[in-house]
Context: one part of a larger RNA
RNA sequence: GAACGAACGCUGGCGGCGUGCCUAACACAUGCAAGUCGGACGAGAAAGCCCCUUUCGGGGGGUGAGUACAGUGGCGCACGGGUGAGUAACACGUAGACAACCUGCCUUCCAGUCCGGGACAACCUUUCGAAAGAAGGGCUAAUACCGGAUGACAUCCCUGGCCGCAUGACCGGGGAUUGAAAGAUUGAUCGCUGGAAGAGGGGUCUGCGGGACAUUAGCUUGUUGGCGGGGUAACGGCCCACCAAGGCUGUGAUGUCUAGCGGGUCUGAGAGGAUGAUCCGCCACACUGGAACUGAGACACGGUCCAGACUCCUACGGGAGGCAGCAGUGGGGAAUUUUGCGCAAUGGGCGAAAGCCUGACGCAGCAACGCCGCGUGAGUGAAGAAGGCCUUCGGGUCGUAAAGCUCUUUUCCGGGGGAAGAGACUGACGGUACCUCGGGAAUAAGCGCCGGCUAACUCUGUGCCAGCAGCCGCGGUAAGACAGAGGGCGCAAGCGUUGUUC
Numbered sequence: 001g002a003a004c005g006a007a008c009g010c011u012g013g014c015g016g017c018g019u020g021c022c023u024a025a026c027a028c029a030u031g032c033a034a035g036u037c038g039g040a041c042g043a044g045a046a047a048g049c050c051c052c053u054u055u056c057g058g059g060g061g062g063u064g065a066g067u068a069c070a071g072u073g074g075c076g077c078a079c080g081g082g083u084g085a086g087u088a089a090c091a092c093g094u095a096g097a098c099a100a101c102c103u104g105c106c107u108u109c110c111a112g113u114c115c116g117g118g119a120c121a122a123c124c125u126u127u128c129g130a131a132a133g134a135a136g137g138g139c140u141a142a143u144a145c146c147g148g149a150u151g152a153c154a155u156c157c158c159u160g161g162c163c164g165c166a167u168g169a170c171c172g173g174g175g176a177u178u179g180a181a182a183g184a185u186u187g188a189u190c191g192c193u194g195g196a197a198g199a200g201g202g203g204u205c206u207g208c209g210g211g212a213c214a215u216u217a218g219c220u221u222g223u224u225g226g227c228g229g230g231g232u233a234a235c236g237g238c239c240c241a242c243c244a245a246g247g248c249u250g251u252g253a254u255g256u257c258u259a260g261c262g263g264g265u266c267u268g269a270g271a272g273g274a275u276g277a278u279c280c281g282c283c284a285c286a287c288u289g290g291a292a293c294u295g296a297g298a299c300a301c302g303g304u305c306c307a308g309a310c311u312c313c314u315a316c317g318g319g320a321g322g323c324a325g326c327a328g329u330g331g332g333g334a335a336u337u338u339u340g341c342g343c344a345a346u347g348g349g350c351g352a353a354a355g356c357c358u359g360a361c362g363c364a365g366c367a368a369c370g371c372c373g374c375g376u377g378a379g380u381g382a383a384g385a386a387g388g389c390c391u392u393c394g395g396g397u398c399g400u401a402a403a404g405c406u407c408u409u410u411u412c413c414g415g416g417g418g419a420a421g422a423g424a425c426u427g428a429c430g431g432u433a434c435c436u437c438g439g440g441a442a443u444a445a446g447c448g449c450c451g452g453c454u455a456a457c458u459c460u461g462u463g464c465c466a467g468c469a470g471c472c473g474c475g476g477u478a479a480g481a482c483a484g485a486g487g488g489c490g491c492a493a494g495c496g497u498u499g500u501u502c
Stems, first nucleotide, its partner, number of pairs: 001502004006498005013374006019367002021332001026330003030327003035075003040072002048063006082285003092209007101202003106198008114148004123138006154177008163168001184189001211257003218248003223245004228240003260282004264275004287308005310321004338364001340363003346360001347358004377407004387398004412439006421429001446491005451472003457486005467474002
């Protein structure tokens, strides 16, 4: 000098665009953050209103409405959003490999969609419980579940060709096993089953690369390899039985400490150094530890089970919970925002659609936290008012500065009009931006410094005191260095200080 997710002190007019718990991965009140489909299925209210009847208590019918709530079933909930604890590792980056793999929804192509069956919720009822909830009996539907048929280019076995570094890939011929489900409209869609391919997504393996400490020198028994098996979508000590005795290490094994990684960011002429907020890609985690279930996909933030700590409810028998989602609270801290509006846009889930849901997102609010832009007036005005300060008492300076006169209206205040964002409907922002009319210099300047480095000097006070200070150093009676004043210098809605990096 530059930079910052900054903080602190003094000060503070406006706008645009960004950014905002770096500390306790500390604990959390409350609300919201993942639903949707009646065009898969069975069942199915009430209030209100209208009519009839009545012993005036009531009863019946229609509408509300095949609506609401709940249930079976499908898809989604593995995305989106948060955080950086752990991790020095194929986690990440880069370049490759899979002849060792998977893939719901989407696209293309081929073939099919036949015949049957038995249940379980909801509902009714019984019982237990304070509750959360649970148990028994009875009825019922389906695109829920089960059996059978058909059966291929799919799977397995035998075999020919061709290719490959190769365990083998690809093409062709012959034998054994496996599927299907309807619905709506009305006439074509949306579906379902098997197979082949594509796209996109994932899984695994490998070369190379990127921390500190040798005041860590030896480490290892599923350890290293083999044979056989199990398991997985898939290779593999991934796991198991047996056999062998190996494997790593001074080119740093093992241990300890620290740390999410990258694109990037800051600095620098570059090389390099430092860093990893916001945005994008990947990884890991979801109170702590462990485990599996469902599923195309999870070992699953707002799912399940077990254990633990903590909090809450309880009728003491037993139960409930997980903000590192958006707001918000306490706490910690030098320090970091609203318990806002909207699905109008973009995107996502479900649905044939209408649509519903969406704290993703779009906006608004708060904060000079940052960058950028604008303003706080312009012209004229004295050999120069008053006043302050200094003075050699002559004067000098603040100073065209003020006043005064002539103007302007960016801002500001008041009135009127009023968007784009949305190709048909639909605008939270928002009566916003912007335009126009009127008013009136009106609403708007501070902060640091002035001994040298370093730009800017005098007076008064103080008297090694009080104090200053980044370094050198100032202060003990004329201090340009302390404090105040006048003046000046530098930046400016900021200016300084502190911290950190180059």